[in-house]
RNA sequence: GUCGACAAAGGCAAACCCGCGGUGACGCGGGGACGCAAAGCCACGGGACUGAAGGCCGUUCAGCCCUCAGUUAGCCGGGUUGCCGAAA
Numbered sequence: 001g002u003c004g005a006c007a008a009a010g011g012c013a014a015a016c017c018c019g020c021g022g023u024g025a026c027g028c029g030g031g032g033a034c035g036c037a038a039a040g041c042c043a044c045g046g047g048a049c050u051g052a053a054g055g056c057c058g059u060u061c062a063g064c065c066c067u068c069a070g071u072u073a074g075c076c077g078g079g080u081u082g083c084c085g086a087a088a
Base pairs, nucleotide, nucleotide: 002088003085004084011036012035016031017030018029019028020027021026034074040080041079042078044077045076046075047072048071049070050069051068052067054065055064056063
C1' cells in the first nucleotide's frame, strides 16, 4: 500500500412519525434504526427525480424529445480527505 476480522474504541442513520423551510424533487432539526469501512466531502460523467419554456403525437389526457434551472454523494462511476489493524 492493497485489504477488511462474529477485533477494539468510536462514527453515520433508511423506512416511518413530529416540527421548520421549499411550488416541487428534497433539505434541516428531534425521535427512530434498515443498513453502511468512507452512508465523510465534491454534481465532473452516466442514471433517476422536480419545476418552467419549447417541440413530437394528438380531440384531450397520457406518453416521448429537447432547453434552462434544480434535487439526489444511502443509484453507479470518478475525484479528494480520513479512524482502527487480525488474517492474507
Overview: c-di-GMP-I-GGC riboswitch aptamer from a Chloroflexota bacterium, 88 nucleotides, folded computationally. Its mean pLDDT, the model's own confidence on a scale to 100, is 88. The model forms 95% of the base pairs in the Rfam consensus. The source organism's lineage runs through Bacteria, Bacillati and Chloroflexota. The sequence was found by an Rfam model in a public genome assembly.